[in-house]
Context: one part of a larger RNA
RNA sequence: AGCACAGGGUGGAUGCCAAGGCGCCAACUGCCGAAGAAGGACGCGGUAAGCUGCGAAAAGCCACGGGGAGCCGCAAGCAGGCUUUGAUCCGUGGAUGUCCGAAUGGGGAAACCCGGCGGGAGUAAUGCCCCGUCACCCAUGGAUGAAUCCAUAGUCCAUGAGGAGGGCACCCGGGGAACUGAAACAUCUAAGUACCCGGAGGAAAAGAAAGUAAAUAACGAUUCCCUAAGUAGUGGCGAGCGAACAGGGAUUAGCCCAAACCAACUUUCUACGGAAGGUUGGGGUUGUGGACCAGCAACAUGUAUCGUAAAGGCUAGGAGAAGAGAGCUGGAAAGCUCUACCGGAGAGGGUAACAGUCCCGUAUCUGAAAGUCUGAGCGAGCUAGCUGGCACCAGAGUACCGCAGGACACGUGAAAUCCGGCGGGAAGCUGGGAGGACCACCUCCCAAGGCUAAAAACGGUUGGCGACCGAUAGCGCAUAGUACCGUGAGGGAAAGGUGAAAAGAACCCCGGGAGGGGAGUGAAAGAGAACCUGAAACCCUGUGUUU
Numbered sequence: 001a002g003c004a005c006a007g008g009g010u011g012g013a014u015g016c017c018a019a020g021g022c023g024c025c026a027a028c029u030g031c032c033g034a035a036g037a038a039g040g041a042c043g044c045g046g047u048a049a050g051c052u053g054c055g056a057a058a059a060g061c062c063a064c065g066g067g068g069a070g071c072c073g074c075a076a077g078c079a080g081g082c083u084u085u086g087a088u089c090c091g092u093g094g095a096u097g098u099c100c101g102a103a104u105g106g107g108g109a110a111a112c113c114c115g116g117c118g119g120g121a122g123u124a125a126u127g128c129c130c131c132g133u134c135a136c137c138c139a140u141g142g143a144u145g146a147a148u149c150c151a152u153a154g155u156c157c158a159u160g161a162g163g164a165g166g167g168c169a170c171c172c173g174g175g176g177a178a179c180u181g182a183a184a185c186a187u188c189u190a191a192g193u194a195c196c197c198g199g200a201g202g203a204a205a206a207g208a209a210a211g212u213a214a215a216u217a218a219c220g221a222u223u224c225c226c227u228a229a230g231u232a233g234u235g236g237c238g239a240g241c242g243a244a245c246a247g248g249g250a251u252u253a254g255c256c257c258a259a260a261c262c263a264a265c266u267u268u269c270u271a272c273g274g275a276a277g278g279u280u281g282g283g284g285u286u287g288u289g290g291a292c293c294a295g296c297a298a299c300a301u302g303u304a305u306c307g308u309a310a311a312g313g314c315u316a317g318g319a320g321a322a323g324a325g326a327g328c329u330g331g332a333a334a335g336c337u338c339u340a341c342c343g344g345a346g347a348g349g350g351u352a353a354c355a356g357u358c359c360c361g362u363a364u365c366u367g368a369a370a371g372u373c374u375g376a377g378c379g380a381g382c383u384a385g386c387u388g389g390c391a392c393c394a395g396a397g398u399a400c401c402g403c404a405g406g407a408c409a410c411g412u413g414a415a416a417u418c419c420g421g422c423g424g425g426a427a428g429c430u431g432g433g434a435g436g437a438c439c440a441c442c443u444c445c446c447a448a449g450g451c452u453a454a455a456a457a458c459g460g461u462u463g464g465c466g467a468c469c470g471a472u473a474g475c476g477c478a479u480a481g482u483a484c485c486g487u488g489a490g491g492g493a494a495a496g497g498u499g500a501a502a503a504g505a506a507c508c509c510c511g512g513g514a515g516g517g518g519a520g521u522g523a524a525a526g527a528g529a530a531c532c533u534g535a536a537a538c539c540c541u542g543u544g545u546u547u
Stems, first nucleotide, its partner, number of pairs: 001546009015532001016497002020469002022466009031166002039100003042055003046078002050074002061094006070082003105114003115134006136163002138160007170201001171199005181188001185236001211219002223250004233241002254451003257395001261282009287429001288394003292389005302382002305380004311374005317366003323339001325338004340357002342346001348360003400424004405419003410436001431446005484491002504531001507518004
């Protein structure tokens, strides 16, 4: 030195665990902000570095309600207090709420600097200090008022819970890639994705047919799911892309303007006869209707607006059956043996091991001063017809066409349909659009104005569940966007376990200490805090053996 065996060290695999995570389901719920948000800075404790909570009234103040014996957060100790005259704690409402931040008196290198005006404390007086207020835009009202006579612009004031900023995801709109795929690549694809911008809400969007269809038919807003169907199509007919109708479900809801006509007020022009407008109110809303004229009928029906409000839910809670059974093993009984009981409760968790009857709970029942959600019903407001005549109205630079594009599953194609750009440019109810070029017939519908719950997306809360993970897993985090890295945008960890209970080892010995040996605790200390189990690599000791 090798090998073997044995015993150790190191190391932290494995097993077990749960305080964390992941996913799904259901119910409920969803905006905050100049009345200063989101997010922060700095402070606040007897002692206080971090976290949490709070704001100079600072781990808190007030009221109301719950609760009923302990309490002064995580988090010990010391010191000192509070509490049955009901504390701590939980819920609801309120008060306070420094400084920064849209940040808004002005400035600024955020959390700082410097002011005006009014009021106040204090001083002999000034300074300093305290409170209030002072940005901009818009709307409304008012005052003032140029060039320029009236006027207008402008300026100023007042009023406004007006706007500004924030929000993970979801939504709508305006812009809009490339890698990649096509086994290269250009049309194409990726993809209207990522990303940027604007806007809104608890949802958003869409939505009451110029629809779908077509059989001798019929349906009847929109949205979402299943299906139709990887079909019909589309496509360097490559890669790929990819419907719709019908059918079955979820949920259901329909309305308002513009115009004709009428009235009031009012403006401009006027050859004073009037003409052309404007505002407000009435009227009216459809594939035939409405206006107008004549006649008839009638007080119904519905309601998404406002008010009130039953009942229910949410935001704290409360009651809740039955062995302090006996013996045995054990450190410990919930285990085993024996013997009882409850059960609308034998879900689950805890308790020294495996507990229906020990604890928390569970089934079931029950509860709100205050706030909040849904909201029956009621009241208010709003809301209707029929016949005949007449031919006044019914959304114009619109429809449509040309050119070049975009969207439609549809790449210009036979390319309808929809959208906007440039150019041209109708009819007007005896009218107009559509039915996938186009024409005829037929059928369906009424554009060029607007609103509209529910079904369906996402976040949160609560509850439940899991052939989901169990510390190299599961979220990046058993907590941390921390430590650390980077000028910055940004990147971004590691790290769990004594024991049932600290009973966390008094005291003695060696040692400067670290560490160790006794003693003691404990079931166990080979559970001793570098603490459950404690694999392997690696290191050491002893014995044997080989060289």